[in-house]
RNA sequence: CAGCGACAAGGGCAAACCCACCGCGAGGUGGGGACGCAGAGCCACGGGGCCCCACGGGUCAGCCGAGCCGCCGAA
Numbered sequence: 001c002a003g004c005g006a007c008a009a010g011g012g013c014a015a016a017c018c019c020a021c022c023g024c025g026a027g028g029u030g031g032g033g034a035c036g037c038a039g040a041g042c043c044a045c046g047g048g049g050c051c052c053c054a055c056g057g058g059u060c061a062g063c064c065g066a067g068c069c070g071c072c073g074a075a
Base pairs, nucleotide, nucleotide: 004073005072012037013036017032018031019030020029021028022027035062041068042067045065046064047063048060049059050058051057052056
C1' cells in the first nucleotide's frame, strides 16, 4: 500500500414502536427506544421502491451500484 473484518480496544450510528412539530403525500426534524450496522458517513449520477396538485415535480443513502471522505488492527 492492497486486501480482509475478530466473541479485540476505544468510540459511533439507530429499525420497529411511542410523543411533539413540519409536509397534500412519500417522508423529514427533535425526544424516548434498540432491531440491527465496519461505514447504517456524505452524495439522487445509474438502476430500483414510494408519493403527488401528475408526463412534470418530489421522496427514500437502513435496496443495489458509481463517486467523495474516513476509525481500529487479530487471523